c-di-GMP-I-GGC riboswitch aptamer from Sulfobacillus acidophilus, 84 nucleotides, folded computationally. NCBI's taxonomy places the organism under Bacteria, Bacillati, Bacillota, Clostridia, Sulfobacillus.

RNA sequence: UACGAAAAAGGCAAACCUGACGAAAGCCAGGGACGCAAAACUACAGGGGCUUCUCGCACCGCGAAUGCCAGCCAGUUACCGAAA
Numbered sequence: 001u002a003c004g005a006a007a008a009a010g011g012c013a014a015a016c017c018u019g020a021c022g023a024a025a026g027c028c029a030g031g032g033a034c035g036c037a038a039a040a041c042u043a044c045a046g047g048g049g050c051u052u053c054u055c056g057c058a059c060c061g062c063g064a065a066u067g068c069c070a071g072c073c074a075g076u077u078a079c080c081g082a083a084a
C1' cells in the first nucleotide's frame, strides 16, 4: 500500500418475524444472522437498477417527471500489519 491472515481489538447486519411510516419501491425501531476487510459516507456532481399518488403517447406497454436502492458497479475516507 492499489495487499488481505487459521492474527488482535472491534464493527456492521441479509432473509424472515413484530410494530410504526409510505400509494409503492422502500425506510425506522426491536428481535434475528445470510454474509461483509470498508456491508463506513456519498443518490441531478458518475453509471446501473427499482417504484408510480402525477402527466403524455403510437396505451396493460413506453416516455417524461417524482421518489427509492450504496449489501450492484463506482467515488471519497478509515482500524490492524502476517504473507506479498
Base pairs, nucleotide, nucleotide: 001084003081004080011036012035016031017030018029019028021026034071040076041075042074046073047072048069049068050067052065054064055063056062057061
Overview:
Its mean pLDDT, the model's own confidence on a scale to 100, is 87. It was read from a public genome assembly, where an Rfam model found it.